The part of an RNA shown here (small-subunit ribosomal RNA, 3' major domain) has 475 nucleotides and comes from an uncultured Eubacteriales bacterium. The prediction has a mean pLDDT of 85.

[in-house]
Context: one part of a larger RNA
RNA sequence: UGACGGGGGCCCGCACAAGCAGCGGAGCAUGUGGUUUAAUUCGAAGCAACGCGAAAAACCUUACCAAGACUUGACAUCCCUCGAAUUGCUGUGAAAGCAGCAAGUCCUUCGGGACGGGGAGACAGGUGGUGCAUGGUUGUCGUCAGCUCGUGUCGUGAGAUGUUGGGUUAAGUCCCGCAACGAGCGCAACCCUUAUUGCCAGUUACCAGCGGAUAAUGCCGGGGACUCUGGCGAGACUGCCGGGGAUAACUCGGAGGAAGGUGGGGACGACGUCAAAUCAUCAUGCCCCUUACGUCUUGGGCUACACACGUGCUACAAUGGCCGCAACAAAGGGAAGCGAAGAAGUAAUUCGGAGCGGAACCCAAAAAAGCGGUCUCAGUUCGGAUCGUGGGCUGCAACCCGCCCACGUGAAGUCGGAGUUGCUAGUAAUCGCGAAUCAGCAUGUCGCGGUGAAUGCGUUCCCGGGCCUUGUACA
Numbered sequence: 001u002g003a004c005g006g007g008g009g010c011c012c013g014c015a016c017a018a019g020c021a022g023c024g025g026a027g028c029a030u031g032u033g034g035u036u037u038a039a040u041u042c043g044a045a046g047c048a049a050c051g052c053g054a055a056a057a058a059c060c061u062u063a064c065c066a067a068g069a070c071u072u073g074a075c076a077u078c079c080c081u082c083g084a085a086u087u088g089c090u091g092u093g094a095a096a097g098c099a100g101c102a103a104g105u106c107c108u109u110c111g112g113g114a115c116g117g118g119g120a121g122a123c124a125g126g127u128g129g130u131g132c133a134u135g136g137u138u139g140u141c142g143u144c145a146g147c148u149c150g151u152g153u154c155g156u157g158a159g160a161u162g163u164u165g166g167g168u169u170a171a172g173u174c175c176c177g178c179a180a181c182g183a184g185c186g187c188a189a190c191c192c193u194u195a196u197u198g199c200c201a202g203u204u205a206c207c208a209g210c211g212g213a214u215a216a217u218g219c220c221g222g223g224g225a226c227u228c229u230g231g232c233g234a235g236a237c238u239g240c241c242g243g244g245g246a247u248a249a250c251u252c253g254g255a256g257g258a259a260g261g262u263g264g265g266g267a268c269g270a271c272g273u274c275a276a277a278u279c280a281u282c283a284u285g286c287c288c289c290u291u292a293c294g295u296c297u298u299g300g301g302c303u304a305c306a307c308a309c310g311u312g313c314u315a316c317a318a319u320g321g322c323c324g325c326a327a328c329a330a331a332g333g334g335a336a337g338c339g340a341a342g343a344a345g346u347a348a349u350u351c352g353g354a355g356c357g358g359a360a361c362c363c364a365a366a367a368a369a370g371c372g373g374u375c376u377c378a379g380u381u382c383g384g385a386u387c388g389u390g391g392g393c394u395g396c397a398a399c400c401c402g403c404c405c406a407c408g409u410g411a412a413g414u415c416g417g418a419g420u421u422g423c424u425a426g427u428a429a430u431c432g433c434g435a436a437u438c439a440g441c442a443u444g445u446c447g448c449g450g451u452g453a454a455u456g457c458g459u460u461c462c463c464g465g466g467c468c469u470u471g472u473a474c475a
Base pairs, nucleotide, nucleotide: 001475002474003472004471005470007469008468009467010466011465012464013463015459016458019423020422021421022420023419026314027313028312029311030310031309032308033307034305035304042053043052064300065299066298067297068296069295070294073123077122078121079119080118081117082116083115086103087102088101089100090099091098092097106113107112125289126288128287129286130285134283135282136278137277138276139274141272146185147184148183149182150181151180152161153160154159165176166175167174191266192265193264194263196234197233198232199231200230201229202228206223207222210221211220212219237260240254241253242252243251244250316416320375321374322373323372324371325370332363333362334361337356338355342351343350344349382413387408388407389406390405391404392403393402429451430450431449432448433447434446435445
């Protein structure tokens, strides 16, 4: 100087407390451990691995296993030789491959070129090893308020000072003081979005007034008001008033205002820590394989199942289930696409093909809510696992191993031990909608809106963190 302390002081955070909803019990989905297996590819491991890499494992993917094949190779550059490329066919075979047949005759500056077959070797290739050789990227402490430097001063020196102190703040934020005076990286602001509004613009959006038309509808003429769209501005700055305070910083209350003291949300992550993660995104040193640890193919596996754990979904019901009627969104996507009307089918879906590269058309029905009816507390008209049968869709192909529909079947489950998680407001809870991936497959992920709470006395305690100080046999 640090680090540490079941030392002290001050302070903060859904850290506790106060509340609400959960998890831990059940069934299922999914990841992991373990076990099994020819293989169940690999990585991730307290917080910070475990619905994680994977924003889609039937083949492919695929890295694993079995079997069958290839050896200058699936891919790149160079040399020689032959041939346009290419297309079709035969045998064998699961395919790859192996063996053969036929058609076909490109451009050219005549040197050659593109492409293909064969050959020799330089080489290719490796998701083989090492993340403890690395780059790059990322997690984490932590959006915590810290981390440093120059000059000066002090100290023999390590170093100190500044950065400590008194206040204050979300903040090393600001004020005051001070042997310090300044400065840098962080904080904040500048960026995006959301909340209000003015101006400009007005189609595909809108429709107040005027006219027309209809069974009805901005449907038409038209309009530029409104909504909305989207570009440029305005607006919030403790600016104003009062109290407190050192007359300061600041803080409390108030006015005005759509918004008030960082308005809400996001992007943004200092010096560093964990030899943290990743050689399997990629790149890369070294080591290793080279008729194989490379490459191709078919099939299997990654989907196994006594069990254990994590994360979710659905429930156990009446604030509910079922039936009928019938409202109100936002944000997105669409051409090998979205697919309307109409028709068939109990339905999944099929036929159909209008319109739309879309403020125009389509996906599209929002759901919870509301109104009416029924059930009356039961393992039930709760719950839907499991299984049977029939059917639909995608796709060469749904046996291993997809999704959906109908009928039948109707399991566990009556609110969950010790323990444990999230959340402070348009939040939790609850309700549906969309997108990426994608032929098909969503209870996951990322977004969108609808309905919309409770509680917060307080900082003694648990956890994590910041500053000062103290002890230390630790570095």